[in-house]
Context: one part of a larger RNA
RNA sequence: CUCUCGUUAAGGAACUCGGCAAAAUGACCCCGUAACUUCGGGAGAAGGGGUGCUCCCCAGGGUUUAUAGCCCAGGGGAGCCGCAGUGACAAGGCCCAAACGACUGUUUACCAAAAACACAGGUCUUUGCGAAGCCGUAAGGCGAAGUAUAAGGGCUGACACCUGCCCGGUGCUGGAAGGUUAAGAGGAGGGGUUAUCCCCUUACGGGGAGAAGCUCCGAAUCGAAGCCCCAGUAAACGGCGGCCGUAACUAUAACGGUCCUAAGGUAGCGAAAUUCCUUGUCGGGUAAGUUCCGACCCGCACGAAAGGUGCAACGAUUUGGGCACUGUCUCAACGAGAGACCCG
Numbered sequence: 001c002u003c004u005c006g007u008u009a010a011g012g013a014a015c016u017c018g019g020c021a022a023a024a025u026g027a028c029c030c031c032g033u034a035a036c037u038u039c040g041g042g043a044g045a046a047g048g049g050g051u052g053c054u055c056c057c058c059a060g061g062g063u064u065u066a067u068a069g070c071c072c073a074g075g076g077g078a079g080c081c082g083c084a085g086u087g088a089c090a091a092g093g094c095c096c097a098a099a100c101g102a103c104u105g106u107u108u109a110c111c112a113a114a115a116a117c118a119c120a121g122g123u124c125u126u127u128g129c130g131a132a133g134c135c136g137u138a139a140g141g142c143g144a145a146g147u148a149u150a151a152g153g154g155c156u157g158a159c160a161c162c163u164g165c166c167c168g169g170u171g172c173u174g175g176a177a178g179g180u181u182a183a184g185a186g187g188a189g190g191g192g193u194u195a196u197c198c199c200c201u202u203a204c205g206g207g208g209a210g211a212a213g214c215u216c217c218g219a220a221u222c223g224a225a226g227c228c229c230c231a232g233u234a235a236a237c238g239g240c241g242g243c244c245g246u247a248a249c250u251a252u253a254a255c256g257g258u259c260c261u262a263a264g265g266u267a268g269c270g271a272a273a274u275u276c277c278u279u280g281u282c283g284g285g286u287a288a289g290u291u292c293c294g295a296c297c298c299g300c301a302c303g304a305a306a307g308g309u310g311c312a313a314c315g316a317u318u319u320g321g322g323c324a325c326u327g328u329c330u331c332a333a334c335g336a337g338a339g340a341c342c343c344g
């Protein structure tokens, strides 16, 4: 010097990102206990007091025939010793305020336990049973030996108060008049082939027309769903404006004008886990506060089930403050053990 411990004058968080770590609290009995609250809680709130041993008195419960003995629990009084009586060990620190998540749970096996996931509850939607959905090529199976108070999927996430406007776009549902439209039907018309006929030619051969059959192409017309179209639907995907003027100080604008839109953000909340400017401004707390709490509202860029705002209880969550306590620190010292180091 390193590790693991112990003690420490005075101070007591001045340490530090942060009281990290340590200290402190601690058992049982008694007294006492606030805001708030979903009346259950909060609560072991907080904050106090007692506890050993000896003797005396009083009586209780169990066992028992018993006021014997044994076991359990209690009330009153007198006294003894120590610094100290749950004498060692083991055994909550507490309070105030805020954020998030209601809660108990779950999770990144081996850097994250959380505000993430789940959750009861809410809502939308699908499904009438050989259900929908899912696995499988199929048979078959799960769903379910269930049957809409059931089962699947999506979103939200206790509870309380609520959940505004927009259906133009996209999606979904419904509609069927019209437009478009596949295979297929249809077959106007046309092509190929040539039995035969005609023309040219002395032969050889050349040219033309061409039935039936076979064969190829093929117009009009008739052809569903879908799309176009018409409606509905936002706890479906989503969206929820701009400019100018105006009141008898100023400032501001209840008011007016105008443009655009499917409709222009309602309630509530708001410098917020969201605020760039920003350490916004004011108030509180401090001697001093980029954090914190309460307000204001100019919301760069909150906002109503990607829910809004509250909320008792809960949390190894996060943030700010306080009491207690301390070697965290001022500022270090001493001691113990194990190493390192030296000798062997």
Stems, first nucleotide, its partner, number of pairs: 001339008010330002014328001019325001027051005036041001038158001052080007060072004081085001093323007100315002105117002121156007133142003159310004164240003169237002171233005178228003184222002189217005196209005241259005268302001269299001280296005

Predicted 3D model of a 344-nucleotide part of an RNA (large-subunit ribosomal RNA, domain IV) from Salsuginibacillus halophilus.